[in-house]
């Protein structure tokens, strides 16, 4: 980096450093930010994919270790379908893209 599978409405922040951006990319919207953004470091926490233990594929408990995560639904919309003509709006479902994990090459 490609592929496969699973999950993505819940949960969990302080300090130091830094100094203007940030919420993946494009466009629009809506937000966060000098009462200090991103990045980096430390500590803490959340979750339970791998993992550990007991049952033994499914259940329950746990958190030492490997990842991950700790504003906003994956911040929302974009493409398709449905709701009795068409269009718009709105709602719902799905896809695409993205993120994370495990496995394969």
């Nucleotide at each position: 980096u490609u592929g496969u599978u699973a999950u993505c409405a819940a949960g969990a922040a302080a300090g130091g450093u830094g100094g203007a951006g940030g919420g993946a990319a494009u466009a629009g919207a809506c937000c966060c930010g000098c009462u200090g953004a991103a990045g980096c470091c430390u500590u803490a926490g959340c979750a339970a994919c791998c993992c550990u233990c007991g049952a033994c594929u499914u259940c329950g408990a746990g958190a030492a270790g490997g990842u991950g995560c700790u504003a906003c639904u994956u911040u929302c919309u974009a493409c398709c379908c449905a709701a009795a003509a068409c269009a718009a709006c709105c709602u719902g479902g799905g896809a695409a893209g993205g993120a994370u994990a495990a496995c394969c090459a």
A computed fold for a 105-nucleotide RNA from Flagellimonas myxillae, annotated as SAM riboswitch aptamer (S box leader).
The sequence was found by an Rfam model in a public genome assembly.
It matches the Rfam family "SAM riboswitch aptamer (S box leader)". Rfam links the family to the GO term regulation of gene expression.